[in-house]
RNA sequence: CACUUAUCAUGAAAGGUGGAGGGUCUGGCCCUGCGAAACCUUAGCAACCCCUGAUUAUUUCGGGAAGGUGCUAAUUCCUACUCCGUACACACGGAGAAAGAUAAGCA
Numbered sequence: 001c002a003c004u005u006a007u008c009a010u011g012a013a014a015g016g017u018g019g020a021g022g023g024u025c026u027g028g029c030c031c032u033g034c035g036a037a038a039c040c041u042u043a044g045c046a047a048c049c050c051c052u053g054a055u056u057a058u059u060u061c062g063g064g065a066a067g068g069u070g071c072u073a074a075u076u077c078c079u080a081c082u083c084c085g086u087a088c089a090c091a092c093g094g095a096g097a098a099a100g101a102u103a104a105g106c107a
Base pairs, nucleotide, nucleotide: 003105004104005103006102007101008100013042014041015040016039017038021031022030023029027078028077043072044071045070048068049067050064051063052062053061054060076099081096082095083094084093085092086091
C1' cells in the first nucleotide's frame, strides 16, 4: 500500500517541547497566540484482539482489563452522490452508497 470482514449517536485530559495551523476531501460551520499540527510523559476511556463463565452448533449473552492496538472538541462536526416521503419551490425528514477512521485477518 491492496483486498476481506466488523464497528463508527456512548465514553475519556493534564503537563512538557513546539510555534501556526487543524477538523480526510466539496460547500458550510467550527477549533486555534487564553497556543494549531507534531512529538514526549502521566492519567483516563473503550473493549477490536485478548482472558474467562454459560449457551449453542460456532452463534449468542454475561464478567474481566495483565498484555497488543486504538481513542480522549463538536454524531465520522454537518454536508456532498443516489433513492424514497412531504412540498409550488427553497427546504425538511428517512434509507443507502461512496470516501474516511479503527481493529482483526490475508497476499
This is a predicted structure of a 107-nucleotide RNA (SAM riboswitch aptamer (S box leader)) from an uncultured Chitinophagales bacterium.
Its mean pLDDT, the model's own confidence on a scale to 100, is 80.